Description
A computed fold for a 549-nucleotide part of an RNA from a Pseudomonadota bacterium, annotated as large-subunit ribosomal RNA, domain I. The organism belongs to Pseudomonadota, within Bacteria. The prediction has a mean pLDDT of 81.

Context: one part of a larger RNA
């Protein structure tokens, strides 16, 4: 110096764990806010901090249930207190609730500045305390008031009602890429995707036939098609299935008002009540006929509005809930092993290792003073004809269509159908859409107005489940994590779990370069479990030893 063995240093692997993810399934819940949200600042304990908790009434206040010996939230103890006159704690429901923030009395570099007005604290100043004072839109009411005489429009003033900001994800409209694919690349694709805006609700959207209402899921199918017929894209018919619900106007006509014109009883326009809603055409109007109720029907999610009492069960707190003892082991039993029990419970957790009979539970029954939704009942409201014949009065117009264009339908066009632009433009039921150019025949519907609940979505919260992870995994985040720290900033974004069954966390004593480090002693089942603490691989650093050089 090497290489090999043994013991140690360092170092974190592995293993086991789990308090935290994840994904699924199932009930329930779903909007918040001028009565100030959401989310923040600063305070708030006996005393520092940080996180929770509340707000000057500040880890809290009152009332009601529930419960039952403890407790004054965590880290994290100390002192000082509370409670069987029932605390602490669990639910109901109420009170208090700086300041900022939509922020709304002006104003502003957010959490601060600075004022009218009333009204009280002392008659008046100062000062201090309450209240109130933003901005748009609407309705009432009142002063005023142009061009323009009268009136109108506008201006002020009062007084109500409403809306202003927020919302992980989902939803609807308006708007939109590019990377990338095409083995270049432009029609195409990505993709109406991302991402911006407006906007609504617990769901939204759709939606009752010029579509057998609509929505979702499965087949139908990667199938007909579409396609620089390339790369891709990609239906429908028709079948099962979840849920199922239907309706109002608008016009004819009826009445009964107000404006405006003027031929003074017409003629346009409007408002309000009735009335009517349809495709084998429905309705109006007339004309004849029948027919009737101490009934019958609806309804408070739509079809017109809604209220009120009562029963019943639901939720949010809880309650009861079966059964064992001995041996043993370094110690302790939950193992084994003897010998019993219980079981509508041997689901699961926990207890000093592996428990049915120690605890929490489970499996069953059992429960609300107050909330809050929910069904039924009742009491309220509302409706209540059919036939036949005649008339042609009405059935959504710059609308359908028709031409270019665009844009959306699985269809990139000779293109039906749907939706938009410029230019033209129509019928009134003897009429009109469609049935993938067109036309003729058949079938079938009845636009150019509104409404609609479930089946869907997706968050939340309980609650079960996992051929899910188990600390470089699984959330970014098992830990004071969207912190620390980095960036002017938008924004980016960790790392960090395990001492023991219990702190018994090492009285005392020595070594020392003396808040380090050790060695005794001690506790402990075990201290090579000693706080840098489970296990403790490797690299790598040393100490015997051997054996080669």
């Nucleotide at each position: 110096g090497g290489c090999u063995u043994a013991c140690g240093g360092u170092g974190a692997a592995u293993g086991c764990c789990u308090u935290g993810g994840c994904g699924c399934c199932a009930a329930a819940u779903g909007c918040c806010g001028a009565u100030g949200a959401a989310g923040g600042a600063c305070g708030u304990g006996g005393g520092a901090c940080a996180c929770u908790g509340c707000g000057a009434u500040a880890a809290g206040c009152c009332u009601c249930g529930g419960g039952a010996a403890g407790c004054c939230g965590u880290g994290u103890a100390c002192a000082g207190g509370c409670g069987u006159u029932g605390a602490u704690c669990c639910g109901a429901g109420g009170a208090u609730g700086u300041c900022c923030g939509a922020a709304u009395g002006g104003g502003g570099a957010a959490a601060c500045c600075c004022g009218c007005u009333g009204c009280g604290g002392c008659g008046a100043a100062c000062c201090c305390g309450c209240a109130g004072c933003g901005c748009c839109u609407c309705c009432c009411g009142g002063u005023u008031g142009a061009a323009c005489c009268c009136a109108u429009a506008g201006a002020c003033c009062g007084g109500g009602a409403g809306a202003c900001g927020g919302g992980c994800a989902c939803c609807u409209g308006g708007g939109g890429a590019a990377c990338u694919g095409a083995a270049a690349c432009a029609u195409c694709u990505a993709a109406g995707u991302a991402c911006c805006c407006a906007g609504a609700g617990g769901a939204a959207a759709a939606g009752a036939g010029a579509c057998c209402a609509u929505u979702c899921c499965c087949c139908c199918a990667g199938u007909a098609g579409u396609g620089g017929c390339g790369a891709g894209c990609g239906a429908a018919c028709g079948g099962g299935g979840a849920a199922c619900a239907g309706c109002c106007c608008a016009a004819a006509c009826c009445g009964c008002c107000c404006c405006u014109g003027c031929u003074u009883g017409c003629a346009g326009g409007g408002a309000c009540g009735g009335g009517g809603u349809u495709g084998u055409a429905g309705g109006g109007u007339c004309u004849g006929g029948c027919a009737u109720a101490u009934g019958g029907a609806a309804g408070u999610u739509a079809c017109a509005a809604a209220u009120c009492g009562g029963u019943c069960g639901g939720u949010u707190a809880g309650c009861a809930g079966a059964a064992a003892g001995g041996u043993g082991u370094g110690g302790g039993a939950c193992a084994g092993c003897c010998u019993g029990c219980c079981a509508g419970a041997g689901a699961a957790g926990g207890u000093g290792a592996c428990a049915g009979c120690c605890c929490u539970g489970u499996a069953u029954g059992c429960g609300a003073a107050a909330a809050c939704a929910g069904a039924c009942c009742g009491a309220c409201u509302u409706c209540c004809g059919c036939c036949a014949g005649a008339u042609a009065c009405c059935u959504g117009a710059g609308u359908a269509c028709u031409a270019c264009c665009g844009g959306g339908c699985a269809c990139g066009c000779u293109a039906a159908u749907c939706c938009g632009g410029u230019a033209g433009g129509a019928a009134u039921c003897c009429g009109g859409g469609g049935a993938g150019u067109c036309c003729a025949c058949u079938c079938u519907c009845c636009a150019a107005g509104g409404c609609u609940a479930a089946a869907u979505a997706c968050a939340u919260u309980u609650g079960g489940c996992g051929a899910c992870c188990g600390a470089u995994a699984g959330u970014g985040a098992a830990c004071a994590a969207g912190u620390a720290c980095c960036g002017u900033g938008a924004g980016g974004g960790a790392a960090a779990g395990g001492u023991g069954a219990a702190a018994a966390g090492u009285c005392c004593c020595c070594c020392u370069g003396u808040u380090a480090g050790g060695g005794g002693a001690g506790u402990g089942a075990a201290a090579u479990a000693g706080a840098a603490c489970c296990u403790g691989a490797a690299a790598c650093c040393g100490u015997a030893a051997g054996c080669c050089u």